[in-house]
Molecule: Glycine riboswitch aptamer
Organism: uncultured Trebonia sp.
RNA sequence: GGCCGGGAGAGCUCUUGCCUUGAACGUCAGGCAAGGCGCCGAAGGGGCAAAGAAUCCCCAGAACCUCUCAGGCACCAAGGACCGGUC
Numbered sequence: 001g002g003c004c005g006g007g008a009g010a011g012c013u014c015u016u017g018c019c020u021u022g023a024a025c026g027u028c029a030g031g032c033a034a035g036g037c038g039c040c041g042a043a044g045g046g047g048c049a050a051a052g053a054a055u056c057c058c059c060a061g062a063a064c065c066u067c068u069c070a071g072g073c074a075c076c077a078a079g080g081a082c083c084g085g086u087c
Stems, first nucleotide, its partner, number of pairs: 001087006011037001013036008022028001038073003044069001045067003052059001
C1' cells in the first nucleotide's frame, strides 16, 4: 500500500428555484439543487511545544491538540483518522 470487517460527531433550520403526487387549482406536504445563518471534525490542508542542531538571527519540530480552508451535519448511501485479520 491492496482486500475484508468494525468505525464517531454536527439543523429532518430559513429563503429561492425545480420535480412529483394527493386534494379544495392555489396552498400545503415530500424530495432534490443553490444560497444564508447555526453547528461538527477522525480524509486532506494550516499552526505550535520539548528534544535536536546551532550559538547573532535562524533552522527544525508530533498529535484523535488546535484552526475550520476543504469536507461534512434526520435516516440511507458515500467518506472516514484509528483498530483487527490477511497478502